[in-house]
Context: one part of a larger RNA
Molecule: large-subunit ribosomal RNA, domain II
Organism: Carnegiea gigantea
RNA sequence: UACUCCAGGCGUCAGCCUACAGGCCCCCCAUUCGGCCCGUCUUGAAACACGGACCAAGGAGUCCGACAUGUGUGCGAGUCAACGGGCGAGCAUGCGGCGCAAGGAAGCCAGUUGGUGGGAUCCCGUCACGAGUGCAUCACCGACCGACCUUGAUCUUCUUAGAAGGGUUCGAAUGAGAGCAUACUUGUUGGGACCCAAAAGAUGGUGAACUAUGCCUGAGCGGGGGGAAGCCAGAGGAAACUCGGGUGGAGGCCCAAAGCAAUACUGACGUGCAAAUCGUUCGUCUAACUUGGGUAUAGGGGCGAAAGACUAAUCGAACCGUCUAGUAGCUGCUUCCCUCCGCAGUUUCCGUCAGGAUAGUUGGCGCUCAUACACAAGUUCUAUCAGAUAAAGCCAAUGAUUAGAGGCAUCGGGGGUGCAAUGCCCUCGGCCUAUUCUCAAGCUUUAAACAGGUAGGAUGGCACAACUGCUUUUUUGAGCCGCACCAAGGAAUUAAGAGCUCCAAGUAGGCCAUUUUUGGUGAGCAGAACUGGCGAUGAGGGAUGAACCGGAAGCCAGGUUACGAUGCCCCACUGUGUGCUAUCCUAGAUCCCACAAAGGGUGUUAGUCGAUUAAGACAGCAGUAGAGUGGUCAUGGAAGUCAAAAUCUACUAAGGAGUAUGUAACAACUUACCUGGCGAAUCAACUAGCCCCGAAAAUAGAUGGCGUUGAAGCGCAUGGCCUAUACCCGACCGUCAGGGCAAGUGCCAGGCCUCGAUGAGUAGGAGGGCGCGGCAGUCACUGUAAAACCUGUGGCGCGAGCCAGGGCGGAGCGACCGUUGGUACAGAUCUUGGU
Repeated sequence: UACUCCAGGCGUCAGCCUACAGGCCCCCCAUUCGGCCCGUCUUGAAACACGGACCAAGGAGUCCGACAUGUGUGCGAGUCAACGGGCGAGCAUGCGGCGCAAGGAAGCCAGUUGGUGGGAUCCCGUCACGAGUGCAUCACCGACCGACCUUGAUCUUCUUAGAAGGGUUCGAAUGAGAGCAUACUUGUUGGGACCCAAAAGAUGGUGAACUAUGCCUGAGCGGGGGGAAGCCAGAGGAAACUCGGGUGGAGGCCCAAAGCAAUACUGACGUGCAAAUCGUUCGUCUAACUUGGGUAUAGGGGCGAAAGACUAAUCGAACCGUCUAGUAGCUGCUUCCCUCCGCAGUUUCCGUCAGGAUAGUUGGCGCUCAUACACAAGUUCUAUCAGAUAAAGCCAAUGAUUAGAGGCAUCGGGGGUGCAAUGCCCUCGGCCUAUUCUCAAGCUUUAAACAGGUAGGAUGGCACAACUGCUUUUUUGAGCCGCACCAAGGAAUUAAGAGCUCCAAGUAGGCCAUUUUUGGUGAGCAGAACUGGCGAUGAGGGAUGAACCGGAAGCCAGGUUACGAUGCCCCACUGUGUGCUAUCCUAGAUCCCACAAAGGGUGUUAGUCGAUUAAGACAGCAGUAGAGUGGUCAUGGAAGUCAAAAUCUACUAAGGAGUAUGUAACAACUUACCUGGCGAAUCAACUAGCCCCGAAAAUAGAUGGCGUUGAAGCGCAUGGCCUAUACCCGACCGUCAGGGCAAGUGCCAGGCCUCGAUGAGUAGGAGGGCGCGGCAGUCACUGUAAAACCUGUGGCGCGAGCCAGGGCGGAGCGACCGUUGGUACAGAUCUUGGU
């Protein structure tokens, strides 16, 4: 030193036992609360819109060419390899392509270190601040090249060449190169072009066994009825001829069987006997009849007693193959996860209105600066500008329009006077004058609010001196250049910093609400404007609900609220104070909103206004209500009371030439008016709260239901209390932004620490992941049991998924780093198979 043995200690692993232990674990049962079926087109779907019984397997943005942007890699004024040779690794060539120069139709011609302003960086200083340097790049000016226009010295063969110039013209140039090749993403385009699917079109064939029609050759049709022509004998007649009786057996004649066909029951059947049948009924049945076989006619063709009928269950153009994976602005479908951002339904154009392009809207890769004295704003202020909507106005213009009044002159009509007048007088109008009433999207003197433009300084201000081919009568103006001077940096507020390039998706059907507004009788109607929503968005409230109210959301715990509630359903006061409110068949009860009106009420409550009243009202009771006078007129009659006009007097406390009843006319009664007694408030008209009437519909029925009456209704006031994913606070997860960390001890910068903000999302974009098959490299596993499959087992991940245990199984298979793709299914009346 190595190995081995023994003992002890410590640690670790495995097994077993035990626990009233633990685990956002898994499964089953029960209960409470919530909860409509997915996908799809759509403004909007749980829909009485469509697809969908269930399972397995298959099933849809691919590849190539060209181009554009971006990024990676290699080389770099260059770069690359087609083709070819060779191959274990690899090598040589530059034919050629692109680039290095453009312009012009073309012959052809052909270039260059410019300046000003803004600029990172670096540097200097008497570091507040200033001076210099000025990359990339941006803006402007100038030069140069070519084209075009113009000019034309010079030469000359006399019509060419063409120096020096000029130009508000054009160019994909130059101005000390940046490209080439390759790979990938995204997009455009051509190809079958994400997948499935037409109606059509073209071309070449096959069919007349069905059926249509013609021709050829065959077959078939029983019975009965009626009885044409012809013929026979007879009768009549002068004759022509006529008549009846037989015979005869014609005919797209009759009845009806077979056959053929198919009218009605709109019968049966209608997953049939049958992809056209059965029953009864009906049509025809010697003929344009029925039928077998053969043959002819073929697809823009045939055939058709014609129905667009028929042409093999197919016909307003057959069937089969091919072009062909035809095309579709149209329908349907289109396959794993998480994170971040996030629309549009509008403009313009289109043979455009179911579609595209264009701008807008959105995302992504970046770039230049950056903490400011820069820059910006859905804001305010100040200054200034433009306009003519609301309102107002019409004794202001234009247009409309009511009413009287006045009127010298003037115009028209009527009348009087008069023989007449261009005379006089009266009158109705026009017209004029001063007033008055009512109006206007296309009227207006005036004239808002709200909106809109510009400015609020250093690229600014004020001087001075040059220049100019421009401009002026003018060194006047304008432009430009040079050089000085002026700093209180020239309103407020806010700010997650500001600016810029490139590429690209989706969208281009919208709808709702307050307010304004057009059409329409009106509409859950149609069309506009501002803003906000729904669409794309859930959760609390409105019982229910796209849009209303409140309020936008990671995952949890605690606290507090909003809208809305607080009898019970149902979380939370049958709270407090105070008014009003229907009651015998029934009220009321919360935005949008799920209705009620005109009109009426001596229901009740609260008011406004005008009257009466202790000089006694109002109401009730009682008394008077008379006289002239039967007023006048009219009437058949009229005495207060049919009608008309008038409506006095006296006496009275008071009594109308009469309020109502009544009579043929009177009468009678009543009333206004007055008085007695009584002893305090009374009457009319109107307003608006609640309530009542007005108030009738079809299944039974809805303040959400029960129910509720000093409310649990309708108002006012007031205090508690309940609860949202809102607000506050805390933990965790993700995203974004800022700051820090290189060694001293392993790993890590694709990392670690820390601080702050933030989290909705359809179409769509981007980033990062998960799973499947093949190949290459590295590292493993496996008969001591690989994969697949099953699993009342356990763990990890936000998730797609992954790992482990057990069972079954019996031969292959995994991880990582790359690469590659025929790579992920719930839908397509999907395909095939099974149930």